[in-house]
Context: one part of a larger RNA
RNA sequence: CUGGGCGUAAAGGGUCCGCAGGCGGGCUUAUGAAUUUGGAGGACCAAACCAAAGAAAUCCUUUGGCGAAUCUUUGAUAAGCAUAGGUCUAGAGUCAGAUAGAGGUUAGUGGAAUGUCAUGUGUAGGGAUUAAAUCCGCGUAGAUGUGAUGGAAGGCCGAAAGCGAAGGCAACUUUCUGGAUCUUGACUGACGCUAAUGGACGAAAGCGUGGGGAGCAACAGGGAUUAGAGACCCCUUUAGUCCACGCCGUAAACGAUGAGUGUUCACUUUGGGUUUAAAUAUCCGAGGUUUAGCUAACGCGUUAAACACUCCGCCUGGGGAGUACGGUCGCAAGGCUGAAACUC
Numbered sequence: 001c002u003g004g005g006c007g008u009a010a011a012g013g014g015u016c017c018g019c020a021g022g023c024g025g026g027c028u029u030a031u032g033a034a035u036u037u038g039g040a041g042g043a044c045c046a047a048a049c050c051a052a053a054g055a056a057a058u059c060c061u062u063u064g065g066c067g068a069a070u071c072u073u074u075g076a077u078a079a080g081c082a083u084a085g086g087u088c089u090a091g092a093g094u095c096a097g098a099u100a101g102a103g104g105u106u107a108g109u110g111g112a113a114u115g116u117c118a119u120g121u122g123u124a125g126g127g128a129u130u131a132a133a134u135c136c137g138c139g140u141a142g143a144u145g146u147g148a149u150g151g152a153a154g155g156c157c158g159a160a161a162g163c164g165a166a167g168g169c170a171a172c173u174u175u176c177u178g179g180a181u182c183u184u185g186a187c188u189g190a191c192g193c194u195a196a197u198g199g200a201c202g203a204a205a206g207c208g209u210g211g212g213g214a215g216c217a218a219c220a221g222g223g224a225u226u227a228g229a230g231a232c233c234c235c236u237u238u239a240g241u242c243c244a245c246g247c248c249g250u251a252a253a254c255g256a257u258g259a260g261u262g263u264u265c266a267c268u269u270u271g272g273g274u275u276u277a278a279a280u281a282u283c284c285g286a287g288g289u290u291u292a293g294c295u296a297a298c299g300c301g302u303u304a305a306a307c308a309c310u311c312c313g314c315c316u317g318g319g320g321a322g323u324a325c326g327g328u329c330g331c332a333a334g335g336c337u338g339a340a341a342c343u344c
Stems, first nucleotide, its partner, number of pairs: 003316004007298002012312001014201004021194003025088008036076005042071002049065006091191001092188004096183004103177002107173003115149007125136002162169002206247006215241002220236004258311006266289009293300002317344003326337004
């Protein structure tokens, strides 16, 4: 606590919605406050300057003059601001016509593969590893054929691709449904931006109740390795992973980059529209290279970290410490808020 900052040095809230607040388009009328400024006269007069007196004195003291401001009175005041009224269409929105998409949600269907079970063939090994052993098997394993069952995940297409506010979203069909973009005209007429408090959503893990359980696999038990091995490797394996409902509310929740608006070179790849016979042009996205500019540098560069404006969040040396205490939320785990002593 002003300033200066927040991609990587400390610092953008995980994301969105939104009350208050802050900020906010053009023209016009009225009013108001504020601002700026002119004239006039007097009152009271700072410093400086001028004059006089103190026998001389540029110093000092006193007195007088002049004198900005102030006060009084009377005018002007473009633009801007506030309030109220009117009006407009460039912001914002609505309607109409098209389009793309793993956007969300619901129910169902199908195939490949792993496992298990049954059964046929068939015999001595299999499996694992750097090498082994634990392990499985001669009680017919492994291999191979057929059938059944169950759960989970979605090959190719597939892409620097697409969609979503973020988290995230991928077989196929279906139910309900959100958003976006483009085109042309009509309509509303500033209805906008941001957003403390608040609300909703929010990977994985974890928790509660009830299901489910193929594969994988924290924990656990063995086998190895090793000086030891609480590990890396191997065998076995439980929670969990899956479903329904309810909690939790955190992540390197990352673009380590808050949201919005306007302005500012060029080349190139790509998704969706419009336009064209085609070329082209144009709007909305996703990438690459780069000019100016910026940056401590790295780099950023019309998807800005450039040039500006509005609003919010946050930072202020390292450790102590995201700890203690208090509050609050949670079933718990713990979350949010969040110090100091001391020390360098």

Small-subunit ribosomal RNA, central domain from Chloropicon mariensis, 344 nucleotides, folded computationally. It is recorded under the gene name rns. RNAcentral holds the full RNA, with entries from ENA and SILVA.